The RNA shown here (c-di-GMP-I riboswitch aptamer) has 95 nucleotides and comes from a Candidatus Fermentithermobacillaceae bacterium. Its Rfam family is "c-di-GMP-I riboswitch aptamer". Rfam describes the family as follows. GEMM was predicted in a large-scale screen for bacterial structured RNA regulatory elements. The prediction has a mean pLDDT of 88. Of the family's consensus pairs, 95% are formed in the model. Taxonomically the source falls in Candidatus Fermentithermobacillaceae (Bacteria, Bacillati, Candidatus Fermentithermobacillia, Candidatus Fermentithermobacillales).

RNA sequence: AACCGACAAGGGCAAAUCUGCCAAAAGGCAGAGACGCAAAGCCACGGGUCUAAGGUGAAGAUAAUCUUCCUCAUUAUGAUAGCCGGGCUACCGAA
Numbered sequence: 001a002a003c004c005g006a007c008a009a010g011g012g013c014a015a016a017u018c019u020g021c022c023a024a025a026a027g028g029c030a031g032a033g034a035c036g037c038a039a040a041g042c043c044a045c046g047g048g049u050c051u052a053a054g055g056u057g058a059a060g061a062u063a064a065u066c067u068u069c070c071u072c073a074u075u076a077u078g079a080u081a082g083c084c085g086g087g088c089u090a091c092c093g094a095a
Base pairs, nucleotide, nucleotide: 004093005092012037013036017032018031019030020029021028022027035082041088042087043086045085046084047083048080049079050078054075055074056073057072058071060069061068
């Protein structure tokens, strides 16, 4: 120094849930709370998954092929780093 990770030392993070705020939603932020985590620190680059505001297509409503309303399908440019891979950085030091 690289890997590695202990019933080590000192510490760190915080799932579900609840409350408040933000968002169309997924989800995020803050407080409470701890299921877990040795990168559960950072980055959406690849795959997966979630969501579908807007777009597109179709059905229906309507006097109406447009518009409007409504339903369904599809779509990421949204989200997830605590789904996996990859990249970057980092505390400690038994075997």